[in-house]
Bacterial RNase P class A from a Chloroflexota bacterium, 360 nucleotides, folded computationally.
Rfam family: Bacterial RNase P class A. Rfam classes the family as a ribozyme.
RNA sequence: CAAGUUGACCGGGUGAUCGCGCUCUGCCACGUGCAGAGUGAGGAAAGUCCGCGCUCCACAGGGCACGGUGCUGGCUAACUGCCAGGCGGGGCGACCCGACGGCAUAGUGCAACAGAGAGCAGAUUGCCCUAUUACAUAGGGUGAGGGUGAAAGGGUGCGGUAAGAGCGCACCGGCGGCGGUGGUGACACCGGCGGCCAGGCAAACCCCACCGGGAGCAAGACCAAGCAGGAACGAGGGGCGGCCCGUCCCGUUCGAGUUCCGGGUAGGUUGCGCGAGGCGUCAGGUAACUGGCGUCCCAGAUAGAUGAUCACCACCCGCUCCGGCGGGCACAGAACGCGGCUUACAGGUUGGCUUGAGUC
Numbered sequence: 001c002a003a004g005u006u007g008a009c010c011g012g013g014u015g016a017u018c019g020c021g022c023u024c025u026g027c028c029a030c031g032u033g034c035a036g037a038g039u040g041a042g043g044a045a046a047g048u049c050c051g052c053g054c055u056c057c058a059c060a061g062g063g064c065a066c067g068g069u070g071c072u073g074g075c076u077a078a079c080u081g082c083c084a085g086g087c088g089g090g091g092c093g094a095c096c097c098g099a100c101g102g103c104a105u106a107g108u109g110c111a112a113c114a115g116a117g118a119g120c121a122g123a124u125u126g127c128c129c130u131a132u133u134a135c136a137u138a139g140g141g142u143g144a145g146g147g148u149g150a151a152a153g154g155g156u157g158c159g160g161u162a163a164g165a166g167c168g169c170a171c172c173g174g175c176g177g178c179g180g181u182g183g184u185g186a187c188a189c190c191g192g193c194g195g196c197c198a199g200g201c202a203a204a205c206c207c208c209a210c211c212g213g214g215a216g217c218a219a220g221a222c223c224a225a226g227c228a229g230g231a232a233c234g235a236g237g238g239g240c241g242g243c244c245c246g247u248c249c250c251g252u253u254c255g256a257g258u259u260c261c262g263g264g265u266a267g268g269u270u271g272c273g274c275g276a277g278g279c280g281u282c283a284g285g286u287a288a289c290u291g292g293c294g295u296c297c298c299a300g301a302u303a304g305a306u307g308a309u310c311a312c313c314a315c316c317c318g319c320u321c322c323g324g325c326g327g328g329c330a331c332a333g334a335a336c337g338c339g340g341c342u343u344a345c346a347g348g349u350u351g352g353c354u355u356g357a358g359u360c
Base pairs, nucleotide, nucleotide: 001356002355003354004353005352006351007350008349009348010347012313013312014311015310016309017308018307020040021039022038023037024036025035026034027033028031042331046342047341049340050339051338052337053336054216055215056214057213061245062244063243064242066212067211068210069209070208071085072084073083074082075081086100087098088097089096090095101207102206107205108204109201110200124146125145126142127141128140129139130138131137154172155171156170157169158168159167173197175194176193178191179190180189181188182187220270221269222268223267229261230260231259232258233257236250237249238248239247240246277296278295279294280293281292282291283290284289315328316327317326318325319324
């Protein structure tokens, strides 16, 4: 320098004018008024895909069913998250990807097209034998060669045979089991032994292990305002997840509940901004993360504020007579909060590493 890979970060600036929400202060003609000051979106506020906090349902029990997760160790409030490691796959490499339990020898099931044959195989071609011989044909043997396929029941060699074949043997690969060494572990490495070899798919059913109560801030609490009851049916109804058990509440004379008709309301306060909080620093840890200390207070609308215009500058694109001129400036926007994941994003800054080339 070129190509690549992986993290971290920013995501317009300044000024003027006009305008909006919230808070505080002041003023009075107490109107949801005026004035002043302060403050006012994001890295994803998004999708709402996971997990929590919080709230209520009876602190929610047992069984079945259903759903989720699935290598190991750790982190966390928790997770389908993160960190570190193992194994498998891809890449020359940095590095990237993997729901990665059941060696699919518990059972069931599935496999398009092609192909002769696709699950305990298969004779289409080929090879060999027999029918006296050759061609042809027929019968039989053969999975070694060809061809099809994502996949055809180990590979190489020697023996063996009519031709062949783990049929026998040696080595290699793979599988099972045993022992040893290292590691917390997943696992790795080494050494015997065994039978000659056992196909794939579990984000198919299923099995195993672990986890899971429901509804959600329109949760929930409080205040204010307003109303009018009637008819029919009726012994059961409702809550605790879908079912069963169990249990609780209401009701069967005072009638729960269901349906229909009729009536009222369309307001406010709270929840709601001090939090698993931000920043800095020190310590522990490979890291995720945790702890100590210091410091800061950082949006709270309710039809929903957070904006608009102008000027200059920055950036990008086009044109250029190099003076400028014209245009653009992403994705998107809180609504109880938080941790993740995923997705969108003009342009820019920056760290590490890899491969190749060159120079000293």
It was read from a public genome assembly, where an Rfam model found it. Its mean pLDDT, the model's own confidence on a scale to 100, is 77.